Predicted 3D model of a 480-nucleotide part of an RNA (small-subunit ribosomal RNA, 3' major domain) from an uncultured bacterium. The prediction has a mean pLDDT of 81. Its Rfam family is "Bacterial small subunit ribosomal RNA". The full RNA is in RNAcentral, with records from ENA, Greengenes and SILVA.
[in-house]
Context: one part of a larger RNA
């Protein structure tokens, strides 16, 4: 100067307290260790790895492993020789990649029809190949954490032998190194804050596919049609919030309040954005790349297999253990999305996943459009009309192909679970909790994950003494 301390002051944060729902016991799903295996591909390892890389492992992907093939090689692209229109069709062996053979086919343009040239295909040679081979401690670029914490630097001056400090300190204020005093500092720079983007209010313009109030038609009924620009909404501009405005405090900066007004109040919500750095922190397997390796093979192409094993240990999720419930009818109400190899009305047919017809829609037009809710009705505290794994049969679809290893449907079958030791994780409001609802991959789909939509809508917060993390001053120090 630092970084540390079971050292001191001061603050801050779902840190802890208060309070609501979980994990930790049970089932399954899923990562991951571990064993196993021929392989069970590789990475990520406290916080910052384990529903992570993978937003779609049955071939494929796939990198693993077993058997089978090829060797200028699976793609690209230069050069020489040679043969051949270019292409199509077959035969044999095979598990297929592939290997051995055969047939038809005779182009264009310039031509002196043999033939050369250009441009394609194919052998064969020869320079370039190809490695998801190794190094993340050779790197680039990318992240991911402290952390959206308030900090971290310069330039000149000034202090000191010098490392350096000074400013950036102190009081007082902020969500903030955010102002305001004061002051050997005076100023700037990256952060902070604002500019951006969404939500929430108004006016204006502007009306189709959207929207109907007044006016006309029509219909079993509907804005269905003429029509209207009001009204919703749609999108684009412009207002709107500044502690502006009033009381109390206070030199100011600011702080308060059942204040006023107002849709919104003191940063209004929610998003994006992440200083100088730490961790030799992640990736060489997303991509570059430097060096080291392999070159009839660590290249590459097939066929099967594995990544889905399974004494067991951890993670992160899903049903649930029931009456604020469960089944059985009945009626409501959404926002953001996607849709032509697709969305699929509506009609039949099946108990159903589905099939067969078969309208409209490249979409503010057509389709896809909840549930939890309310109403009745039933069950009565039981391992049950709780709970569904497991299991047996019977289908339905995707796909070349559902054994190994797919998702759905129907029938049976009906397990462990009676609120879960120690411990322990989230969340402060349109939040937790709870209800569906969509998309991204993608043929299908082991999504109970991700990432986004709305319904429905709580409880607490005395305080800051502890508990982790942090920030600024300061003390001590045998550490750097």
């Nucleotide at each position: 100067u630092g970084a540390c301390g079971g050292g001191g002051g001061c603050c801050c944060g779902c840190a802890c307290a208060a309070g609501c729902g979980g994990a930790g016991g049970a089932a399954c799903a899923u990562g991951u260790g571990g064993u196993u295996u021929a392989a069970u591909u590789c990475g990520a390892u406290g916080a910052u790895a384990c529903g992570c890389g993978a937003g779609g492992a049955a071939c494929c992907u796939u990198a693993c492993c077993c058997g089978g093939g090829c060797u200028u090689g699976a793609a690209u692209u230069g050069c020489a020789u040679g043969c051949g229109g270019a292409u199509g069709g077959u035969g044999g062996g095979g598990a297929a990649a592939c290997c051995c053979g055969u047939c038809a086919g005779c182009u264009u343009c310039g031509u002196u029809c043999g033939g050369c040239c250009a441009g394609c295909g194919c052998a064969u040679g020869u320079g370039a190949a190809g490695g998801u081979g190794c190094u993340g401690c050779a790197u680039g670029g990318u992240u991911g954490u402290c952390g959206u914490c308030a900090g971290c630097u310069c330039g000149u001056g000034c202090c000191g032998u010098g490392a350096g400090g000074u400013g950036u300190c102190g009081g007082c204020u902020u969500a903030a190194g955010u102002g305001c005093c004061a002051u050997a500092a005076c100023g700037a720079g990256c952060g902070c804050a604002a500019c951006c983007c969404u939500c929430a209010u108004a006016u204006u313009c502007a009306g189709u596919u959207a929207c109907u109030a007044u006016c006309a038609g029509g219909u079993a009924g509907u804005g269905c049609u003429g029509a209207g620009g009001a009204c919703u909404c749609u999108g684009a501009a412009u207002a709107g919030a500044c502690u502006g405005c009033c009381g109390u405090c206070g030199u100011a900066a600011g702080a308060u309040g059942u204040g006023a007004g107002g849709a919104a109040g003191g940063u209004g919500g929610g998003g994006a954005u992440g200083a100088c750095g730490u961790c030799a922190a992640a990736u060489c397997a997303g991509c570059a790349c430097g060096g080291c390796c392999c070159u009839u093979a660590c290249g590459u192409c097939c066929g099967g297999g594995g990544c889905u094993a399974c004494a067991c240990a951890c993670g992160u999720g899903u049903u649930a253990c029931a009456a604020u419930g469960g089944c059985c009818g009945u009626u409501a109400c959404a926002g953001a999305g996607g849709g032509c190899a697709g969305c699929c009305a509506c009609c039949c047919g099946g108990c159903g996943a589905c099939g067969g017809g078969g309208c409209g829609c490249c979409a503010a037009u057509c389709c896809u459009c909840a549930a939890a809710g309310u109403c009745g009705g039933u069950c009565g505290u039981a391992g049950u009309u709780c709970g569904g794994a497991c299991u047996g049969g019977a289908g339905u679809c995707u796909g070349c192909a559902a054994c190994c290893c797919g998702a759905c449907u129907c029938c049976a079958c009906g397990a462990a679970g009676c609120u879960g030791g120690a411990u322990u994780c989230g969340c402060u409001a349109g939040u937790a909790a709870u209800c569906g609802c969509g998309c991204a991959u993608c043929a299908g789909c082991c999504a109970u994950g991700g990432c986004g939509c709305g319904g429905u809508g709580a409880a607490u917060a005395c305080g800051u003494u502890c508990c982790c993390g942090g920030g600024c001053c300061u003390u001590g120090u045998a550490c750097a």